Large-subunit ribosomal RNA, domain II from an uncultured archaeon, 714 nucleotides, folded computationally.
RNAcentral holds the full RNA, with entries from ENA.
The coordinates come from a structure-prediction model, not an experiment, and the mean pLDDT is 82.
[in-house]
Context: one part of a larger RNA
RNA sequence: GGUAGAGAGUGUAUGGUAGUAGCGAGACUAAGUACAUCUAGUACGAAGUCGUAGGGAAACCAAUAUGCCCGCAACAUGUGAGGGGCAAGGUGUGAAAGCGCCUGGAGUUACUGCUGUACGACCCGAAGCCGAGCGAGCUACUCCUGGUUAAGUUGAAGCGGAUUCCAAUCCGUGGAGGACUGUAGAAGUUCUACGUGCAUGUGUUUUCAUGAACUGGGAGUAGGAGUGAAAUGCCAAUCGUGCUUGGCGAUAGCUGGUUCCUCCCAAAGUGGGCCUAAGUCCAGCCUCUCCUGAGAUAGUUACGGGGGUAAAGAGACUGAUUUGGGAAGCAGGGUCGCAAUUGCGUCUCGUUCCUGAGUCAAACUCAGAAUACUGCAACGUCUAAGAAGGAGGGAGUCGGGGUGUAGGGGUAAGCUUUACAUCCGCGAGGGAAAGAACCCCAACUAAUGUUAAGGUCCCUAAGUGCUAGCUAAGUGUAAGUGAGGUUGUUUGCAACCAUAGACAGAGAGAAGGUAGGCUCAGAAGCAGUCACCCUAUAAUAAGUGCGUAACAGCUUACUCUUCGAGGUUGCAUGCGCUGAAAAUGGACGGGACUAAGCAAGCUACCGAGACAUUAGGGAACACAUAGUUUUGUGUUCGGGUAGGGAGGCGACCUGGAUGGGUAGAAGCGUGAAUAUAAGUUUGCGUGGACCGUCUUGGGUUUGAGGAUUCUACC
Numbered sequence: 001g002g003u004a005g006a007g008a009g010u011g012u013a014u015g016g017u018a019g020u021a022g023c024g025a026g027a028c029u030a031a032g033u034a035c036a037u038c039u040a041g042u043a044c045g046a047a048g049u050c051g052u053a054g055g056g057a058a059a060c061c062a063a064u065a066u067g068c069c070c071g072c073a074a075c076a077u078g079u080g081a082g083g084g085g086c087a088a089g090g091u092g093u094g095a096a097a098g099c100g101c102c103u104g105g106a107g108u109u110a111c112u113g114c115u116g117u118a119c120g121a122c123c124c125g126a127a128g129c130c131g132a133g134c135g136a137g138c139u140a141c142u143c144c145u146g147g148u149u150a151a152g153u154u155g156a157a158g159c160g161g162a163u164u165c166c167a168a169u170c171c172g173u174g175g176a177g178g179a180c181u182g183u184a185g186a187a188g189u190u191c192u193a194c195g196u197g198c199a200u201g202u203g204u205u206u207u208c209a210u211g212a213a214c215u216g217g218g219a220g221u222a223g224g225a226g227u228g229a230a231a232u233g234c235c236a237a238u239c240g241u242g243c244u245u246g247g248c249g250a251u252a253g254c255u256g257g258u259u260c261c262u263c264c265c266a267a268a269g270u271g272g273g274c275c276u277a278a279g280u281c282c283a284g285c286c287u288c289u290c291c292u293g294a295g296a297u298a299g300u301u302a303c304g305g306g307g308g309u310a311a312a313g314a315g316a317c318u319g320a321u322u323u324g325g326g327a328a329g330c331a332g333g334g335u336c337g338c339a340a341u342u343g344c345g346u347c348u349c350g351u352u353c354c355u356g357a358g359u360c361a362a363a364c365u366c367a368g369a370a371u372a373c374u375g376c377a378a379c380g381u382c383u384a385a386g387a388a389g390g391a392g393g394g395a396g397u398c399g400g401g402g403u404g405u406a407g408g409g410g411u412a413a414g415c416u417u418u419a420c421a422u423c424c425g426c427g428a429g430g431g432a433a434a435g436a437a438c439c440c441c442a443a444c445u446a447a448u449g450u451u452a453a454g455g456u457c458c459c460u461a462a463g464u465g466c467u468a469g470c471u472a473a474g475u476g477u478a479a480g481u482g483a484g485g486u487u488g489u490u491u492g493c494a495a496c497c498a499u500a501g502a503c504a505g506a507g508a509g510a511a512g513g514u515a516g517g518c519u520c521a522g523a524a525g526c527a528g529u530c531a532c533c534c535u536a537u538a539a540u541a542a543g544u545g546c547g548u549a550a551c552a553g554c555u556u557a558c559u560c561u562u563c564g565a566g567g568u569u570g571c572a573u574g575c576g577c578u579g580a581a582a583a584u585g586g587a588c589g590g591g592a593c594u595a596a597g598c599a600a601g602c603u604a605c606c607g608a609g610a611c612a613u614u615a616g617g618g619a620a621c622a623c624a625u626a627g628u629u630u631u632g633u634g635u636u637c638g639g640g641u642a643g644g645g646a647g648g649c650g651a652c653c654u655g656g657a658u659g660g661g662u663a664g665a666a667g668c669g670u671g672a673a674u675a676u677a678a679g680u681u682u683g684c685g686u687g688g689a690c691c692g693u694c695u696u697g698g699g700u701u702u703g704a705g706g707a708u709u710c711u712a713c714c
Stems, first nucleotide, its partner, number of pairs: 001714006011119013026050003032044004054061002064087001067086004074079002088103006122257002125254001129247006140221009149211001151181003154177001158173005185208003191203001193202002223239001226234002260648006270283005284397002286394006295382003299379003303375003312365002318361011330350001332349003336345003400424010429440003444616007454606003457591003463603001465602003469598002476593002484578003488575002491572007505562005511535003516530003541556001545554002618637007649703001651700005656694005667686008
């Protein structure tokens, strides 16, 4: 991992509520007793419980068997159970008025469904806490009694001798040491090759190896205790408090799992509280049942209402803010001049006043929208097939998320926090290559057709469609860059020049007074300054640039000739280009495309579970029917998680009724038929003795694919 089997909302007690049944102003027995026995029995037993009266803290007092009106169903002037409004009454309070609660009789018992509470309380799952026992055959330390330690090296004290005045020294002997090297043995430092192996090892390397050495046997210390040359180490592969067992099904606001089908409806991730934030309570939102009985209102339009947002404004305030002008000559500062202990004048900054032009605000507003909100009416929509409203049973939810619009925080974020709307969540289908929430669109089943978004060269269903343009960048065919730059190209507008010849190119000229005056070493068109005239001419500057020390020289303006038709400039506009950088090679979905790109228009087609049609089946309700949970017709409806409600299928046991089976039961295998489904029916084979059926009653340890589920086998 597979297969088979096992595997999770149960029981008791006691409440709530609904349904059914009995009796009913009453209802019921409990313990127990008697009888019976093929025991799910019958009878007795009012002790007691609930109800029949309330109000009041209490003392205590103590209520409509309907007086009036409205009115649903129903019958039909009206009546009218139930219902509603008054009135009246009881009691408490109060001086009273008034106010509170109560009053015109329905309960009770049993069973069943759902649910609350207490218990293990749907199932599995801790780490832990406490008690009582068992452990020192492992290991720690201690005690008793034994055993073991190759060989070699070094050479302490002591002793002897030599030498010597003494001391020292030397030679010999000797054999000390928590001495050295190194076996056995003990240890376990390095490496990490091997390593399911002896579950801490093998191998390699290393340490100790006469000592605080190693070791056999026998004893002792026990769990908040021991032992510890101390590491919270060790105390039987277990130690920051052992193991076994009991309390024990500890507790778990946490994780996982929770078994057949169909039908109807269908959420919430919000507000408030909580040692609250993974939870829970109340409200909100969902569902089911009942009561009541006539209006309700998401939309549109009209007429009203309040407002202080957007935009705007500064002359209307508060506050911010740029730059001028004028006046005063003034607290103060500065410049210059005069004066000289103080001062005067002058200009200026500043100040004050007047004035021109201009920019701003969430916590500014003289004014002021659109929406939104709100009142009322009409229309629309829903509604006696029962709306709106009310009461009760059952929930789930309290981690939300995306997009659009409007905001707050933040440099920003697939960021955070709000409001409104919508979608995902709980929504399938088609499109966007692929994608929770983007676009289209809401899936009962089947079939046929038509469209939506989006598409129509091939992959790939449908136009290599039509008309007239743009782009040359593979721009683009993708939702997606920017300021800036661009003599790329399209279109439009304006101004100016132009056959009396423009623009560009080419050829020629570009002079004289004069080297203008000044300045200067020089200044001659061309360092600087002032002025910028006159003549001749087709034209020619008191000189556009280069150049010289200064001249010279080159060049330009300007003119003529040649040439022969448009040219120059600016603004706007469409599509491009540049700006343009990321890490494996690389993405228009791909191929590829000069349209199969972009913009405008036309037309056909494709394309979904949408829409239409046909057939079938289902739910709710109404009417008719009687086919009495049926049949027919009609209207409306049918995505769905948590969750509520309704109806069914199957399993086992059993009462009743009724059947099958050795001429082959159940089970198993494999086919077939059938139903919306759980399922049901059946052929053949196997098997070899039991098994069914019923619009039937009762009872359940009643349905598996999940739980790192459990057991067995493979």